Context: one part of a larger RNA
Molecule: small-subunit ribosomal RNA, central domain
Organism: metagenome
RNA sequence: CUGGGCGUAAAGGGUGCGCAGGCGGCCAUGUGUGUUAGGCGUGAAAGCCCGAGGCUUAACCUCGGAAUUGCACCUAAAACUACAUGGCUAGAGUACUGGAGAGGGUAGCGGAAUUCACGGUGUAGCAGUGAAAUGCGUAGAUAUCUGAGGAACACCAAAGGCGAAGGCAGCUACCUGGACAGUUACUGACGCUCAGGCACGAAAGCGUGGGGAGCAAAAGGGAUUAGAUACCCCUGUAGUCCACGCCCUAAACGGUGCACACUAGGUCUUGGCGGAUUCGACCCCCCCAGGGCCCAAGCUAACGCGUUAAGUGUGCCGCCUGAGGACUACGGCCGCAAGGCUAAAACUC
Repeated sequence: CUGGGCGUAAAGGGUGCGCAGGCGGCCAUGUGUGUUAGGCGUGAAAGCCCGAGGCUUAACCUCGGAAUUGCACCUAAAACUACAUGGCUAGAGUACUGGAGAGGGUAGCGGAAUUCACGGUGUAGCAGUGAAAUGCGUAGAUAUCUGAGGAACACCAAAGGCGAAGGCAGCUACCUGGACAGUUACUGACGCUCAGGCACGAAAGCGUGGGGAGCAAAAGGGAUUAGAUACCCCUGUAGUCCACGCCCUAAACGGUGCACACUAGGUCUUGGCGGAUUCGACCCCCCCAGGGCCCAAGCUAACGCGUUAAGUGUGCCGCCUGAGGACUACGGCCGCAAGGCUAAAACUC
């Protein structure tokens, strides 16, 4: 190189945008880049292969042929590929109308609950557990009325919706991204994928400044226990929250890369159009887009997947190649650090 694979056996990059690269719709004309055919030159000899011959045979040697699948040139073909020119609308996009949505950002507002604080009422307990104790309380707690502050938004709520992923949930306003349906009109292949690159990226963690109600690593105490550096209980600091700047990881999971085409159905659900209905809503029928379940064919080692494919195909990217050593060492790049990314070998089985 050829080959086999990647849901669970090793293997899909956390996600997107996208340059180079690879691949690319329909028609016509031309060129003749790739492609194909014929010719011609070259492709040293020896060797290999075939045939014949020479040593008594063989090995060995001699002669002839074939082969040397390549390259250059000449001639020809024009379906495919490429290029050039012109055209098309089925891919892609734009405009218009319409409804859906926790999609993102900023500001403001709201109620329930916890905690705390001054004071009022009020009196002996409260809290906690398997049972207790530590703890709080006659310096008046718990309970109940007023205020402050921070964080999160019960019911609605769903197998529901939105987002590329991470993720997104009280209400209102403003700014803003995307998807979907319908109708014609327009552009005319403008497309798909994407090594590098750029951007986003839960939680924890880091820097500076704020904030701090509840919760709570660490820490202290009480229990339990043979012990208990735990599980249970009482406290409690970072942190959790905000602004700005870093970090860049994950069971970042559908453990399933993206795009397109094709291949029986059934049922539930979200959004939208249409039909039918006496107008309209519901029920009923059809179509499009999404979210689930059950299954035909087919696939699979099995489990299972099955128009949301793991079926049948095409294009492009990423990745795997026995286990441990090793999500390591060394080097490089990045980071304030923690560390991240890339990534071996000896040795053992």